[in-house]
RNA sequence: AGCCGAAGCUCCUCACGGGGCGCGGGGGAACCACAGACUCAGGGGCGAAUCGCCGCGGGAGCGGCGUAGCGCAGCUCUUUCAGCGCGAGCCCGCCAGCUAACCCCGCAGGCCAUUCGAAAGA
Numbered sequence: 001a002g003c004c005g006a007a008g009c010u011c012c013u014c015a016c017g018g019g020g021c022g023c024g025g026g027g028g029a030a031c032c033a034c035a036g037a038c039u040c041a042g043g044g045g046c047g048a049a050u051c052g053c054c055g056c057g058g059g060a061g062c063g064g065c066g067u068a069g070c071g072c073a074g075c076u077c078u079u080u081c082a083g084c085g086c087g088a089g090c091c092c093g094c095c096a097g098c099u100a101a102c103c104c105c106g107c108a109g110g111c112c113a114u115u116c117g118a119a120a121g122a
Stems, first nucleotide, its partner, number of pairs: 002111003008021005022107006032097001042095001043092004051066006069086004076122006082115001
């Protein structure tokens, strides 16, 4: 200097902390959508991070191979091809379709990478 990501800018304060702008997420009418029974020992949310198969284990779970999906850097964006990497984790607590008004919450963390890739376009 830059990249992933909402996770930035700014003001007051010695500090703790707070305000504004911006960005992101959740809850929440009508209309619309949904609509059998039973079960729910569930269900739902953030996130790319889902869904399968196999092995081990009494189980919880662990491991492996794939996979929906996501990322790959010097102005930004779109598409195609090839290659590489990721494919986690956490939260609510029996509750949640959509959703005007309205209400609530967040602005962390990590990286320096052999894609200084190729091609077409705005």

The RNA shown here (c-di-AMP riboswitch aptamer (ydaO/yuaA leader)) has 122 nucleotides and comes from a soil metagenome. The RNAcentral record of the sequence draws on MGnify. Its mean pLDDT, the model's own confidence on a scale to 100, is 80.